[in-house]
Context: one part of a larger RNA
């Protein structure tokens, strides 16, 4: 000087407490351990591995296994020789395919020297998801969006070092103020960026429809409603610009910084959300994203193919979904979004099918995916039952994608109707448009094991006395046989 202490003081955080909803029990999905296996490819392992790499394992992917093949090689560059017939395409035979073998037709350029390309042979070399993340770059996680980490000069100390950065207040903040042998400065904090909340302005189509006009339907030749058109840009909206919030104003308090209250205001003290991650720590993670040193391999640890495996199941754990019901199940009626996607695509009306789906194809940002669901109204179940709860499992019949759904896809219909009656010790998330509940979309993608991930909107709470305790962290101080 640090680190540590079941030392002390001060302070913070969904850390506890106060609440709401979960996990731990059940079934299923998914990842992991283990076991098994010819192989069950590899990596990730307290927090910070375990719906993680994987935003898509039937073949491919694929790295693993068995078998069949190739050896200048699936791919790159160069040299030498030969060919000079292109490569390729089609057909026959063998084969599981890869490949091997035989045949056919057409058939490069040319300045006629050659050159380019192709193929064959040979040589240099290629190749390696082989090892080392404890040789590395780059990128990432984590403490932690925590408030810290340092430097120059000066001063103090023999020196390691100290001071500044400590103190008194204050703040979300090393934020600011006051004081002070310090005075300044840098990286962080904050602000500048995006988005959202208010208003003004510009623009008005494919957006909007208040007023006005016209047409049609309904109605009583009415009022009104509905549909269409005109006119218009008022409103909504879209997307450019601007304004707006600064403790600016008032009161109290304080030396000040600030704090408490109030006004006005769409918004009030960082308005809400995001992006942004200091010096460093963990020899943290990644040689399998790529790059890369070294080592190893070279008729194989490289390459091609068929089939299998990654999906295997006495078991254990993590993360989720669905439930155990009446704030519910079933049937019927009728309403209200946002964001995103689309040409090898999205697909309306119509028709067929109980349905998944099929036929067909208007339209293509004006159209379509797309009638959102919960909510609401009516009927039923009729009181707690393994039920009109729950839906696992199994049987049968179908649909779709794809060369191909046996291993091993998803979906539909009928039948079947398991466990489960709210879950021990323990444990997780969340402070507001949040939790909880409800649906919708997208990426990957032929299809899909998506109940995952990332977004979007709808409905919409409870509680916080407080900081004694648990956990993590910051500052000062103290002890130390630790570094």
């Nucleotide at each position: 000087u640090g680190a540590c202490g079941g030392g002390g003081g001060c302070c913070c955080g969904c850390a506890c407490a106060a609440g709401c909803g979960g996990a731990g029990g059940a079934g299923c999905a998914u990842g992991u351990g283990g076991c098994u296996u010819a192989a069950u490819u590899c990596g990730a392992u307290g927090c910070a591995a375990c719906g993680c790499g994987a935003a898509g394992a039937a073949c491919c992917u694929u790295a693993c296994c068995a078998g069949g093949g190739c050896u200048u090689g699936a791919c790159a560059u160069g040299c030498a020789g030969c060919u000079g017939c292109a490569c390729g395409u089609c057909c026959g035979c063998c084969g599981a395919a890869a490949g091997g073998u035989g045949g056919a037709a057409a058939g490069c350029c040319u300045u006629c020297g050659a050159g380019g390309g192709u193929g064959c042979u040979g040589c240099a070399c290629a190749g390696g998801u082989g090892c080392u993340g404890c040789a590395u770059g780059g990128c990432u996680g984590u403490c932690g969006u925590c408030a810290g980490u340092u430097c120059g000069u000066g001063c103090c100390g023999u020196g390691a070092g100290g001071u500044g950065u400590u103190g008194a207040g204050u703040u979300a903040a090393g934020u600011c103020u006051c004081g002070c042998a310090a005075c300044g400065a840098a990286c962080g904090c904050a602000a500048c960026c995006c988005u959202u909340g208010u208003g003004c302005u510009u623009a008005g189509u494919u957006g909007c429809c208040a007023c006005c006009c016209c047409c049609g339907a309904u109605g009583a030749u009415g009022a009104g409603u509905c549909g269409g058109g005109g006119a218009g840009c008022a409103c909504u909206c879209u997307a450019g610009g601007c304004a707006g919030a600064c403790u600016g104003c008032c009161c109290g308090u304080g030396c000040a910084a600030g704090c408490g209250g109030g006004a006005g205001g769409a918004a009030g003290g960082u308005g809400g959300g995001g992006a942004u991650g200091a010096c460093g720590u963990c020899a943290a993670g990644u040689c399998a994203g790529u790059a890369u040193g070294g080592c190893c391999u070279u008729u194989a640890u490289g390459c091609c193919c068929u089939g299998g495996g990654c999906u295997g199941c006495a078991c254990a754990c993590g993360u989720g979904c669905u439930a155990c019901a009446a704030u519910g199940g079933g049937g019927g009626g009728a309403a209200c979004a946002g964001a995103a996607g689309g040409a090898c695509g999205c697909a309306a009306g119509a028709c067929c099918g109980c349905g998944a789906g099929g036929u067909g194809g208007a339209g293509c940002a004006a159209a379509u995916c797309c009638u959102g669901a919960a909510a609401c109204c009516c009927c039923u179940c009729c009181u707690c039952a393994g039920u009109u709860c729950a839906g696992a499992u199994u049987g049968a019949a179908g649909g779709c994608u794809g060369c191909a759904a046996c291993u091993c896809g998803c979906c539909u219909u009928c039948a079947u109707g398991a466990a489960g009656u709210u879950g021990g010790a323990u444990u997780c998330g969340c402070u507001a448009g949040u939790a909880a509940c409800g649906g919708c979309g997208c990426a990957u993608c032929a299809g899909c094991u998506a109940c995952g991930g990332c977004g979007c909107c709808g409905u919409g709470a409870a509680u916080a006395c407080g900081u004694u305790c648990c956990c993590g962290g910051g500052c000062c101080u103290u002890g130390u046989a630790c570094a």